[in-house]
A computed fold for a 253-nucleotide part of an RNA from uncultured Microscilla sp., annotated as large-subunit ribosomal RNA, domain VI.
Context: one part of a larger RNA
RNA sequence: CGUAAGAUAUUUGAGAGGACCUGACCUUAGUACGAGAGGACCGGGUUGGACGAACCUCUGGUGUAUCAGUUGUGUUGUCAGAUGCAUCGCUGAGUAGCUACGUUCGGAAGAGAUAAGCGCUGAAAGCAUCUAAGCGCGAAACUCGCCUCGAGAUGAGAUAUCUAUAUAAGGGUCGUUGGAGAUGACGACGUAGAUAGGUUGCAAGUGUAAGAGUUGAAAGACGCUGAGCUGAGCAAUACUAAUUACCCGAAAA
Numbered sequence: 001c002g003u004a005a006g007a008u009a010u011u012u013g014a015g016a017g018g019a020c021c022u023g024a025c026c027u028u029a030g031u032a033c034g035a036g037a038g039g040a041c042c043g044g045g046u047u048g049g050a051c052g053a054a055c056c057u058c059u060g061g062u063g064u065a066u067c068a069g070u071u072g073u074g075u076u077g078u079c080a081g082a083u084g085c086a087u088c089g090c091u092g093a094g095u096a097g098c099u100a101c102g103u104u105c106g107g108a109a110g111a112g113a114u115a116a117g118c119g120c121u122g123a124a125a126g127c128a129u130c131u132a133a134g135c136g137c138g139a140a141a142c143u144c145g146c147c148u149c150g151a152g153a154u155g156a157g158a159u160a161u162c163u164a165u166a167u168a169a170g171g172g173u174c175g176u177u178g179g180a181g182a183u184g185a186c187g188a189c190g191u192a193g194a195u196a197g198g199u200u201g202c203a204a205g206u207g208u209a210a211g212a213g214u215u216g217a218a219a220g221a222c223g224c225u226g227a228g229c230u231g232a233g234c235a236a237u238a239c240u241a242a243u244u245a246c247c248c249g250a251a252a253a
Base pairs, nucleotide, nucleotide: 001152005163006162007161008160009159010158011157015149016148017147018146021049022048023047024046025045026044027043033038051106052105053104054103055102059100060099061098062097066093067092068091069090070089071086072085073084074083075082076081110144111143112142117137118136119135120134170248171247172246173245174190175189176188177187178186195241196240197239198237199236200235201234202233204230205229206228211224213222214221215220
């Protein structure tokens, strides 16, 4: 830009892409077969490998604005308590998120039409013959079936609802934002409000804060104290900010 008005939703599926792997064990059955040795077909079940998709409940990793311990040195007048730098100074843990080394699932079943091959009936050609008329079976390949995209499928589809003379329906700008994201885009919300922050509570992490007290000459130890502190988690709560507005938007080839 188009899809013969403009929109908001839900769809059909022309067509396209993806996936398609396989071992071992048990049973059937020590059966059929075979002198024995050995040892099945067909069918049923279980469990793996590799590969792929999704996910974070578990396990592990990371987690540079979380907590704690600690070395050297500076600053805060001293102490105490803090704080800067030294790879995040080093070390021990670690929420969310993201992840694999973790978890779950997948390949299929089934159907159709076939190839090689195997047939039935059956002439030409009194026999025979799967073929000439006719009918059937038959492969991981083909077409469906499974997953995904999909009406620019210009062949532009369908259904439901809304809107009428400068605006409407609707959409955008703007604002609070997100498990969405390079930017656009996409999703949620904008006071008729839980969208984000804050606060409160809980979860979770770290591991008993500071302070004063008891004790000790002191370093320290003990109780108040599972304390204090805390980024992303879960709820509740309008405290703060989403105010007010502006723009686009329904026909003359």
Background: Rfam family: Bacterial large subunit ribosomal RNA.